[in-house]
RNA sequence: UGAUUAUCCAGAAAGGCUGAGGGAAAUGGCCCGAUGAAGCCUUGACAACCUGUCGCAUUUUUUACGAUAAGGUGUCACUGCCAUCCCGUUAAUACGGGACCGAUAAGUC
Repeated sequence: UGAUUAUCCAGAAAGGCUGAGGGAAAUGGCCCGAUGAAGCCUUGACAACCUGUCGCAUUUUUUACGAUAAGGUGUCACUGCCAUCCCGUUAAUACGGGACCGAUAAGUC
RNA backbone atom coordinates (compact mmCIF):
# COMPACT_ATOMS: atom_id res chain seq x y z
C1' U A 1 0.00 0.00 0.00
C1' G A 2 -3.84 -3.65 -1.12
C1' A A 3 -7.60 -6.79 0.47
C1' U A 4 -10.54 -8.68 5.00
C1' U A 5 -13.57 -7.87 9.50
C1' A A 6 -15.94 -4.33 12.77
C1' U A 7 -17.67 0.62 13.88
C1' C A 8 -18.97 5.58 12.26
C1' C A 9 -26.85 10.30 14.46
C1' A A 10 -23.33 9.67 21.52
C1' G A 11 -18.92 11.83 23.82
C1' A A 12 -14.64 15.25 24.82
C1' A A 13 -10.82 21.63 26.87
C1' A A 14 -7.15 25.22 27.79
C1' G A 15 -2.39 27.57 26.67
C1' G A 16 1.88 28.69 23.24
C1' C A 17 3.88 29.26 18.02
C1' U A 18 2.06 30.51 13.36
C1' G A 19 -0.91 33.57 10.07
C1' A A 20 -5.63 32.07 5.96
C1' G A 21 -7.85 28.91 5.13
C1' G A 22 -10.96 24.52 6.67
C1' G A 23 -15.23 20.86 6.83
C1' A A 24 -11.66 13.08 2.68
C1' A A 25 -11.98 13.47 -3.51
C1' A A 26 -15.19 16.04 -7.58
C1' U A 27 -19.70 18.96 -8.11
C1' G A 28 -23.88 21.69 -5.87
C1' G A 29 -25.22 23.58 -1.22
C1' C A 30 -24.66 24.92 3.85
C1' C A 31 -21.53 26.01 7.84
C1' C A 32 -16.76 27.27 10.65
C1' G A 33 -12.60 30.99 10.46
C1' A A 34 -8.37 37.87 12.35
C1' U A 35 -13.42 37.20 18.66
C1' G A 36 -7.48 33.48 14.79
C1' A A 37 -8.58 28.53 9.99
C1' A A 38 -5.33 24.40 8.87
C1' G A 39 -0.60 22.78 10.94
C1' C A 40 3.05 22.05 15.08
C1' C A 41 4.07 21.88 20.57
C1' U A 42 2.48 21.37 26.01
C1' U A 43 -1.08 19.80 29.35
C1' G A 44 -5.99 17.89 29.72
C1' A A 45 -10.28 15.26 28.30
C1' C A 46 -13.45 11.62 25.56
C1' A A 47 -13.89 6.72 24.12
C1' A A 48 -13.21 1.35 24.74
C1' C A 49 -10.74 -1.02 18.55
C1' C A 50 -6.23 -3.88 20.46
C1' U A 51 -2.89 -5.49 24.70
C1' G A 52 -2.80 -6.06 30.07
C1' U A 53 -5.51 -6.97 34.75
C1' C A 54 -10.03 -8.70 37.24
C1' G A 55 -14.79 -11.33 37.09
C1' C A 56 -18.17 -14.83 35.04
C1' A A 57 -19.99 -19.13 32.02
C1' U A 58 -17.60 -22.84 29.41
C1' U A 59 -13.46 -25.74 28.03
C1' U A 60 -10.23 -29.52 23.60
C1' U A 61 -6.83 -24.21 28.48
C1' U A 62 -9.83 -22.06 24.44
C1' U A 63 -13.86 -18.95 23.22
C1' A A 64 -17.90 -15.51 24.34
C1' C A 65 -19.63 -11.82 27.75
C1' G A 66 -18.94 -8.02 31.62
C1' A A 67 -15.70 -4.64 34.27
C1' U A 68 -11.29 -1.66 34.63
C1' A A 69 -8.63 2.39 31.98
C1' A A 70 -2.12 0.70 33.22
C1' G A 71 -0.20 0.48 27.92
C1' G A 72 -0.77 1.00 21.98
C1' U A 73 -3.76 3.60 18.48
C1' G A 74 -7.60 7.00 17.66
C1' U A 75 -10.66 11.18 18.57
C1' C A 76 -12.05 16.28 21.03
C1' A A 77 -17.95 22.10 15.48
C1' C A 78 -22.24 20.69 12.65
C1' U A 79 -25.04 12.65 11.42
C1' G A 80 -18.76 10.86 7.90
C1' C A 81 -22.32 18.70 7.79
C1' C A 82 -26.22 17.51 3.59
C1' A A 83 -26.84 15.71 -1.34
C1' U A 84 -24.95 13.06 -5.92
C1' C A 85 -26.00 6.19 -7.46
C1' C A 86 -30.10 2.31 -6.58
C1' C A 87 -34.84 0.73 -4.23
C1' G A 88 -39.40 1.93 -1.54
C1' U A 89 -42.84 5.86 -0.17
C1' U A 90 -45.20 10.82 -1.49
C1' A A 91 -49.08 15.17 -5.58
C1' A A 92 -44.12 17.06 -4.64
C1' U A 93 -40.47 17.71 -1.16
C1' A A 94 -39.51 15.30 3.13
C1' C A 95 -38.68 10.22 5.01
C1' G A 96 -36.74 5.03 5.26
C1' G A 97 -33.30 1.29 3.43
C1' G A 98 -29.08 -0.09 0.53
C1' A A 99 -24.69 0.63 -2.45
C1' C A 100 -20.26 3.34 -3.62
C1' C A 101 -16.53 6.25 -1.47
C1' G A 102 -14.01 7.89 3.05
C1' A A 103 -12.09 7.62 8.34
C1' U A 104 -10.39 4.60 12.59
C1' A A 105 -8.84 -0.14 14.70
C1' A A 106 -7.10 -5.26 14.41
C1' G A 107 -4.79 -9.38 12.35
C1' U A 108 -2.93 -11.28 7.77
C1' C A 109 -0.40 -10.89 2.91